[in-house]
RNA sequence: GGGGCUGUAGCUCAAUUGGUUAGAGCGUUGCUAUGGCAUAGCAAAGGUUAGGGGUUCGAUUCCCCUCAGCUCCA
Numbered sequence: 001g002g003g004g005c006u007g008u009a010g011c012u013c014a015a016u017u018g019g020u021u022a023g024a025g026c027g028u029u030g031c032u033a034u035g036g037c038a039u040a041g042c043a044a045a046g047g048u049u050a051g052g053g054g055u056u057c058g059a060u061u062c063c064c065c066u067c068a069g070c071u072c073c074a
Base pairs, nucleotide, nucleotide: 001073002072003071004070005069006068007067010026011025012024013023019057028044029043030042031041032040033039050066051065052064053063054062
């Protein structure tokens, strides 16, 4: 320098060939049960879907550019 893959919550990952509120587990916070802890139950918060632009009535999903990581070739 060229090709391929990946990027979604604090972490690990979903999201049915574009569709109406983007979810799960763990973690965090609060409440209840206990004298307290552990633990269990209930509830809540937490997202620029890597960044920008385009197509579309509508984009996590399609197209282009950029960034980061992994990998192959030279």
The RNA shown here (transfer RNA) has 74 nucleotides and comes from a bacterium.